[in-house]
Context: one part of a larger RNA
Molecule: small-subunit ribosomal RNA, central domain
Organism: metagenome
RNA sequence: UUGGGCUUAAAGAGUGUGUAGGCGGAAUGGAAGGUGCCACAGUGAAAGCCCUCGGCUCAACCGAGGAAUUGCUUGGUAAACCAUCAUUCUUGAGGCCAGUAGGGGUACCCGGAACUUUGGGUGGAGCGGUGAAAUGCGUAGAUAUCCAAGGGAACGCCGAUGGCGAAAGCGGGGUACUGGGCUGGUUCUGACGCUGAGACACGAAAGCGUGGGUAGCAAACAGGAUUAGAUACCCUGGUAGUCCACGCCGUAAACGAUGCGCACUAGGUAUCAGAAUCUCUGACGGAUACUGGUGCCGUAGCAAAAGCGAUAAGUGCGCCGCCUGGGGAGUACGGCCGCAAGGCUAAAACUC
Numbered sequence: 001u002u003g004g005g006c007u008u009a010a011a012g013a014g015u016g017u018g019u020a021g022g023c024g025g026a027a028u029g030g031a032a033g034g035u036g037c038c039a040c041a042g043u044g045a046a047a048g049c050c051c052u053c054g055g056c057u058c059a060a061c062c063g064a065g066g067a068a069u070u071g072c073u074u075g076g077u078a079a080a081c082c083a084u085c086a087u088u089c090u091u092g093a094g095g096c097c098a099g100u101a102g103g104g105g106u107a108c109c110c111g112g113a114a115c116u117u118u119g120g121g122u123g124g125a126g127c128g129g130u131g132a133a134a135u136g137c138g139u140a141g142a143u144a145u146c147c148a149a150g151g152g153a154a155c156g157c158c159g160a161u162g163g164c165g166a167a168a169g170c171g172g173g174g175u176a177c178u179g180g181g182c183u184g185g186u187u188c189u190g191a192c193g194c195u196g197a198g199a200c201a202c203g204a205a206a207g208c209g210u211g212g213g214u215a216g217c218a219a220a221c222a223g224g225a226u227u228a229g230a231u232a233c234c235c236u237g238g239u240a241g242u243c244c245a246c247g248c249c250g251u252a253a254a255c256g257a258u259g260c261g262c263a264c265u266a267g268g269u270a271u272c273a274g275a276a277u278c279u280c281u282g283a284c285g286g287a288u289a290c291u292g293g294u295g296c297c298g299u300a301g302c303a304a305a306a307g308c309g310a311u312a313a314g315u316g317c318g319c320c321g322c323c324u325g326g327g328g329a330g331u332a333c334g335g336c337c338g339c340a341a342g343g344c345u346a347a348a349a350c351u352c
Stems, first nucleotide, its partner, number of pairs: 004323003007306002012320001014202004021195003025089006033082002035078005041073003050066006092192001093189003096185005104178007111155001115151008126137002163170002207248006216242002221237004259319006267297008276288003301308002325352003334345004
């Protein structure tokens, strides 16, 4: 490379938007670039290979003729398919209208519980902590309890096996602004689509820069214990940090360890959102068929098995990413990015 693969064996990029490219619905007509067919058209050197005949006494060898040269070009022809031009269509896609659910996002305002600090009252010897203790706090009045004031962070119950978001993620209440989805339609456009190398944007936690903030918690650190030791587990403290604003970083078991889109292929059951018909009604409920999500079980099939099974890991198509024995190594070197930490790209020797 061909091939084969990517849930768990190596392998789906953390996620999206989208450029180039690749791929792309139905009908009619045109032209004829690709494509098929035809040519007694041109060319495809000679030698060689193959066939026939001939010359050296045979053969090797040599001579003559033929065939072949599967190709390219030119001309003609066909019009299904690919590409192309024109016209048309509505089922893909999108718009519009009417509804609808939601912790989707941003900003501002407000609230109660708990905690902590400060002041005051009561009170008077312990509190705290553990397996047991001690360090620690307390007669300068702690712990406990009541009142008041201040502060920061997080939002109990509802809460779900539930909802929303592309992912990261999102949960007290209100207001403003704002994104997307779903359902129904006798509405419009008319293929406007799918994917997506680069690129761009978003991206938990930790970490970094500047300024603020700091109640609780708490790396580092200090002390007390435990222990043979104890740079730990337990305890008392405690600084970065955790919080806010702006700017970086760009990584995670960023997981469904499962890329996106479309089509097809038994069912059952639960639940969320919506809508229709029938029956019935007091609200409710019941039956039937339907759309979109979220789960469980399961048929065929698939799978090494575990399992998956219309939310596929089944059957197919399109496009992208990735893998190719273990270690060396996600390292070195180089390049790009970053304030740094480091990130991205990514070998070889050697060795089994």